[in-house]
RNA sequence: GUGCCAUUAGCGCAGAGGAAGCGCGCCACUCUCCGGAAGUGGAGGCCCUGGGUUCGAAUCCCAGAUGGCACG
Repeated sequence: GUGCCAUUAGCGCAGAGGAAGCGCGCCACUCUCCGGAAGUGGAGGCCCUGGGUUCGAAUCCCAGAUGGCACG
């Protein structure tokens, strides 16, 4: 330099046009002699950035950023 992959909650990851979910963690309550175990409920995300397409974009297109892989 060229090509490809990844970027979504504190962490690990789903979600492939109708607007975001799972596990762990966190908080509260219940249970319990106590509990870090078990059960129930809850909070937490301008979906890497900026544009474009669309009635509607995490999702499609373009450019960029960061990280990784391959080739030279």

Transfer RNA from a Peptoniphilaceae bacterium, 72 nucleotides, folded computationally. It matches the Rfam family "tRNA". By type it is a transfer RNA. Rfam's curators write: Transfer RNA (tRNA) molecules are approximately 80 nucleotides in length. The source organism's lineage runs through Bacteria, Bacillati, Tissierellia, Tissierellales and Peptoniphilaceae. RNAcentral holds the sequence, with entries from ENA. The prediction has a mean pLDDT of 82.